[in-house]
Molecule: transfer RNA
Organism: Candidatus Undinarchaeales archaeon
């Protein structure tokens, strides 16, 4: 240069035949309980407007197109 695949909370990730309402779960972080005291258990909270601009559409994380990042194969 072409081709494919993929991007979601600090991390890892579920949601992708479009459908509501508060976008799931783990681990991490933060408070309480418990304990002599930590780890571990328990209960609770904070955190992601889904890469980024547009489109389609009553309604998009999910379709569709550009650009960015990442990875694979090709040349």
């Nucleotide at each position: 240069g072409g081709g494919c695949c993929u991007g979601u909370g600090g991390u890892c990730u579920a949601g992708u035949u479009g459908g509501u309402c508060c976008a799931u779960g783990a681990c991490a972080u933060c408070c309480g309980c418990c304990u002599u005291a930590c780890u571990a258990g328990c209960g609770g909270g904070g955190g992601a407007u889904c890469g980024c601009c547009g489109g389609u559409u009553c309604g998009a994380a999910u379709c569709c197109g550009g650009c960015c990042g990442g990875g694979c194969c090709c040349a």